[in-house]
Context: one part of a larger RNA
RNA sequence: UGACGGGGACCCGCACAAGCGGUGGAGCAUGUGGUUUAAUUCGAUGCAACGCGAAGAACCUUACCGGGACUUGACAUGUACAGGGCGUAACUAGAGAUAGUUAUUUCUCUUCGGAGACUUGUACACAGGUGCUGCAUGGUUGUCGUCAGCUCGUGUCGUGAGAUGUUGGGUUAAGUCCCGCAACGAGCGCAACCCUUGUCCAUAGUUGCCAGCACGUAAUGGUGGGGACUCUAUGGAGACUGCCGGGGAUAACCCGGAGGAAGGUGGGGAUGACGUCAAAUCAUCACGGCCCUUACGUCCCGGGCCACACACGUGCUACAAUGGUCGGUACAGAGGGAAGCUAAGCCGCGAGGCAGUGCAAAUCCCUAAAGCCGUCCUCAGUUCGGAUUGUAGUCUGCAACUCGACUACAUGAAGUUGGAAUCGCUAGUAAUCGCGGAUCAGCAUGCCGCGGUGAAUACGUUCCCGGGUCUUGUACA
Numbered sequence: 001u002g003a004c005g006g007g008g009a010c011c012c013g014c015a016c017a018a019g020c021g022g023u024g025g026a027g028c029a030u031g032u033g034g035u036u037u038a039a040u041u042c043g044a045u046g047c048a049a050c051g052c053g054a055a056g057a058a059c060c061u062u063a064c065c066g067g068g069a070c071u072u073g074a075c076a077u078g079u080a081c082a083g084g085g086c087g088u089a090a091c092u093a094g095a096g097a098u099a100g101u102u103a104u105u106u107c108u109c110u111u112c113g114g115a116g117a118c119u120u121g122u123a124c125a126c127a128g129g130u131g132c133u134g135c136a137u138g139g140u141u142g143u144c145g146u147c148a149g150c151u152c153g154u155g156u157c158g159u160g161a162g163a164u165g166u167u168g169g170g171u172u173a174a175g176u177c178c179c180g181c182a183a184c185g186a187g188c189g190c191a192a193c194c195c196u197u198g199u200c201c202a203u204a205g206u207u208g209c210c211a212g213c214a215c216g217u218a219a220u221g222g223u224g225g226g227g228a229c230u231c232u233a234u235g236g237a238g239a240c241u242g243c244c245g246g247g248g249a250u251a252a253c254c255c256g257g258a259g260g261a262a263g264g265u266g267g268g269g270a271u272g273a274c275g276u277c278a279a280a281u282c283a284u285c286a287c288g289g290c291c292c293u294u295a296c297g298u299c300c301c302g303g304g305c306c307a308c309a310c311a312c313g314u315g316c317u318a319c320a321a322u323g324g325u326c327g328g329u330a331c332a333g334a335g336g337g338a339a340g341c342u343a344a345g346c347c348g349c350g351a352g353g354c355a356g357u358g359c360a361a362a363u364c365c366c367u368a369a370a371g372c373c374g375u376c377c378u379c380a381g382u383u384c385g386g387a388u389u390g391u392a393g394u395c396u397g398c399a400a401c402u403c404g405a406c407u408a409c410a411u412g413a414a415g416u417u418g419g420a421a422u423c424g425c426u427a428g429u430a431a432u433c434g435c436g437g438a439u440c441a442g443c444a445u446g447c448c449g450c451g452g453u454g455a456a457u458a459c460g461u462u463c464c465c466g467g468g469u470c471u472u473g474u475a476c477a
Stems, first nucleotide, its partner, number of pairs: 001477002003474003007471007015461002019425005026317008034308002042053002064303007073126001077125008087104007107116003128292002131290003137286002139281003142277001144275001149188006155164003168179003194269004199237007209226002213224003240263001243257005319418001323377002326374004335366003340359002345354003384415001389410007431453007
């Protein structure tokens, strides 16, 4: 100087408390451990691994296993030699890779000697490796933590390591600011500048809008028209403790108030200092070293990654009446759409099919549910719950057996609110309801977004956890 303490003082955080809803019990989905297996490819492992890499394993992917094949190679560059167009189509053998046969076609320049591009074979340099080492590395990322810290120059003090500044008194979300002070300044962080949302104004007015004036319809901004309004999208205004009162040291700042759409960082996002964990990744990629080279490389078919006495994590659906069923009826936002989104109409109980309209989209389409109004159910393992299984189907796709999603009929399991323990959340939040997107032929209870409905509680900081500042002890570095 640090680190540590079941030392002290002060402070903060959904850290506790106060509340609301969960997990832990059930069924299923998914990941992991374990076990099994020819293989169940590999990585991630306290917080910070476990719906993680994977924004989508039937083949492919695919790295694993079995079998069948290849050896200058599936891919790149070059040299030498020898050939030939390349290609396209059909047939045969085969599981296919591949091999063979037939047909067709005959590149460009040319001094007709040949040369060039392409391609085949042979030989050689080499290719290739998701093989090892993340404890050789770059790059990227997680975490402490959006915590308020981490440092430097000059000066001063100390033999020195170092100290001071950065400590102290106040204050703040903040090393934020004020005052004091052997310090005076400065840098990286904080804040602000950026995006979004909340109010108003101006400009613009189509594909959006429709107040007023007309036309028209069964109905609809449908039409003429209009720019008022909503909205769209560009530019501005607005919030700064600016104003008033009180407190404070006359400071910083704090409390209350006015005005205001908004008040003291208005809400949300992006933004992550010096560093820590030999943290993660050699399987995104790159790269040192090591290793394989008729195989640890490459191609193909089939299988596996989907196994199942069990254990754990994360979720979904429930156990019902604030509910379930049936009928009627209303209102979004944000996105996506051409090998695409698909309307009206018709068929089917339905998944879906037929048909074909509009739309490269503020124009057309995908497009709501909880809610509201009625009906039945009356506390039951039920008209709760939907697992499991049988049968019949739909769709995608060469192909749904291993191993897809969905539909109908039948079946109707566990489950009556969950032990010890444990998680999230402070407001348009939790809870609850649906919608969209990426990936994607198909496949979502996951992920990333979007809006609808919309709470309760916070006395307080004694305690648990984590963190910050000062101080103290130490046989630790």